This is a predicted structure of a 73-nucleotide RNA (transfer RNA) from an uncultured Candidatus Berkelbacteria bacterium.
Rfam family: tRNA. It is annotated as a transfer RNA.

RNA sequence: GCUGAAGUAGCUCAGUUGGUAGAGCACAUUCUUGGUAAGAAUGAGGUCACGGGUUCAAUCCCCGUCUUCAGCU
Numbered sequence: 001g002c003u004g005a006a007g008u009a010g011c012u013c014a015g016u017u018g019g020u021a022g023a024g025c026a027c028a029u030u031c032u033u034g035g036u037a038a039g040a041a042u043g044a045g046g047u048c049a050c051g052g053g054u055u056c057a058a059u060c061c062c063c064g065u066c067u068u069c070a071g072c073u
Stems, first nucleotide, its partner, number of pairs: 001072007010025004019056001027043005049065005
C1' cells in the first nucleotide's frame, strides 16, 4: 500500500429482505433468612463508533472518516 471482518448497556453478545433495541452477567431497591451465601420481584442504565446521502421512516441500504483484528505484497 491492497483486501476482508468487527464497532450496539459497565462487560460478553444478539437483533434486522428498513417501522425508533433485547438477553446473560454486573449495578440499585424491596422481599425471603437469626445472619451470610443462594433465591425471588421490580427498576435504572443506549446520541446502535463519527459525519453525510437515500427514504414518509435508517442499528439495518449507499458513500466517506476513525479505531481494532486478520490476511496479502